[in-house]
This is a predicted structure of a 157-nucleotide RNA (c-di-AMP riboswitch aptamer (ydaO/yuaA leader)) from Streptomyces pilosus.
Rfam family: c-di-AMP riboswitch aptamer (ydaO/yuaA leader). Gene Ontology terms of the family: cyclic-di-AMP binding and regulation of gene expression.
Its mean pLDDT, the model's own confidence on a scale to 100, is 81.
RNAcentral holds the sequence, with entries from Rfam.
The model forms 92% of the base pairs in the Rfam consensus.

RNA sequence: CGUGCGCACGCGCCGAAUCCCGCGAGGGAACCGGGGAACCACCACUUGGGGUGAAUCGCGUCGAUGCGGUCGUGGAGACACGACUCGUAUACGCGCGUAGGAGACCUUCCUGCUCCGAACCCGUCAGCUAACCCGGUAGGCGAGAAGGAAGGAAAGG
Numbered sequence: 001c002g003u004g005c006g007c008a009c010g011c012g013c014c015g016a017a018u019c020c021c022g023c024g025a026g027g028g029a030a031c032c033g034g035g036g037a038a039c040c041a042c043c044a045c046u047u048g049g050g051g052u053g054a055a056u057c058g059c060g061u062c063g064a065u066g067c068g069g070u071c072g073u074g075g076a077g078a079c080a081c082g083a084c085u086c087g088u089a090u091a092c093g094c095g096c097g098u099a100g101g102a103g104a105c106c107u108u109c110c111u112g113c114u115c116c117g118a119a120c121c122c123g124u125c126a127g128c129u130a131a132c133c134c135g136g137u138a139g140g141c142g143a144g145a146a147g148g149a150a151g152g153a154a155a156g157g
Stems, first nucleotide, its partner, number of pairs: 011142004018029004030137006040127001048125001049122004057097005065089004069084006100116004105152007
């Protein structure tokens, strides 16, 4: 000097997931989500359907497994078991893209770069939807975080 790990205090990011009161249980505000008329929309609903979310949709590959065919064995037969470098469909995984999404004062626009493109829930049931009803306020990350334009904000003078 660089890198890795841990702790503390700050700063910030994804997300609705923050703030206040209370000894506590809890309560309130704010933000977020779901259900729910008329009118309108849809004639779909086992090929089930639907919700939160940016997270959809393709192509390829691998291939458990299933189906068909062929052969062998057992059987009166139905059928059962096994084999096949035969054909076919597909789960999971993997790869490449992609609708879409995120990135340091805030919003919008332009140009780049780096990433994400998941996961979960309801349980046969839900279009929109005023009144009304019911819920959530978690979790996980980062160490230069690019440049230009307009309007604001903050700081400084």